[in-house]
Molecule: transfer RNA
Organism: Mustela putorius furo
RNA sequence: GCCUAGUUGGCUCAGUCAGUAGAGCAUGGGACUCCAAAUCUCGGGGUUGUGAGUUCGAGCCCCACACUGGGUA
Numbered sequence: 001g002c003c004u005a006g007u008u009g010g011c012u013c014a015g016u017c018a019g020u021a022g023a024g025c026a027u028g029g030g031a032c033u034c035c036a037a038a039u040c041u042c043g044g045g046g047u048u049g050u051g052a053g054u055u056c057g058a059g060c061c062c063c064a065c066a067c068u069g070g071g072u073a
Base pairs, nucleotide, nucleotide: 001072002071003070004069005068006067007066010025011024012023013022019056027043028042029041030040031039049065050064051063053061
């Protein structure tokens, strides 16, 4: 350089036919406990890598770029 897979809360990952984003862990409050852990319960947290395009509407489709993994001379 070329080919390929990926980029979604702090982390690991879902997201179906494009219809407006969720889980686990972590984290904050509460319950329980002499205290803590474990357990139960209620929350907060997202410019979906960046930009542009198509569309009434994009995490999803098209293009460029950036970054990460793998392959190749």